Predicted 3D model of a 139-nucleotide RNA (SAM riboswitch aptamer (S box leader)) from a Nitriliruptoraceae bacterium.
[in-house]
RNA sequence: UGCUCAUCCAGAGAGGUGGAGGGCUCGGGCCCGUCGAAACCUCGGCAACCCCCGGAUCGUUGCGCCGGCCCGACAGGGCCACGUUCGACCGGGAAGGUGCCAAACCCGGACCCGUCGGCGACGGCGUGGUCGAUGAGCG
Numbered sequence: 001u002g003c004u005c006a007u008c009c010a011g012a013g014a015g016g017u018g019g020a021g022g023g024c025u026c027g028g029g030c031c032c033g034u035c036g037a038a039a040c041c042u043c044g045g046c047a048a049c050c051c052c053c054g055g056a057u058c059g060u061u062g063c064g065c066c067g068g069c070c071c072g073a074c075a076g077g078g079c080c081a082c083g084u085u086c087g088a089c090c091g092g093g094a095a096g097g098u099g100c101c102a103a104a105c106c107c108g109g110a111c112c113c114g115u116c117g118g119c120g121a122c123g124g125c126g127u128g129g130u131c132g133a134u135g136a137g138c139g
């Protein structure tokens, strides 16, 4: 720095340094901020993406195979069961890797899509998309 997928109405803040902005960006609104913004540091916390443990459930996963059944040209093949791996799902955990700790990504607009209305210009609507953030995987 790019791509893919998932999530984004829940949750969780004190202190120190700092000194005027902040809530990606444009623009409108609204809000936070000299009773101290951003940023950095320390400590604390939240959550459960990765991760760890368990499961009697599930499977177009891979492997094995004492066994059962079937086919067979007797070389083998198929199905079932079993064991294990992987995955899904469910339950639990929080040591580690991240992340996060005002408000739904704070809310609209502009652009695209869908839909409804209109001859039309255009207008209404949307857990929509784009955009952004975080994680995981790949490059």
Stems, first nucleotide, its partner, number of pairs: 001139008013043005021032003026109001028107002044101003049097002051093005057088003062084003067080005111129002113126005
Its Rfam family is "SAM riboswitch aptamer (S box leader)". From the family's description: The SAM riboswitch is found upstream of a number of genes which code for proteins involved in methionine or cysteine biosynthesis in Gram-positive bacteria. The sequence was found by an Rfam model in a public genome assembly.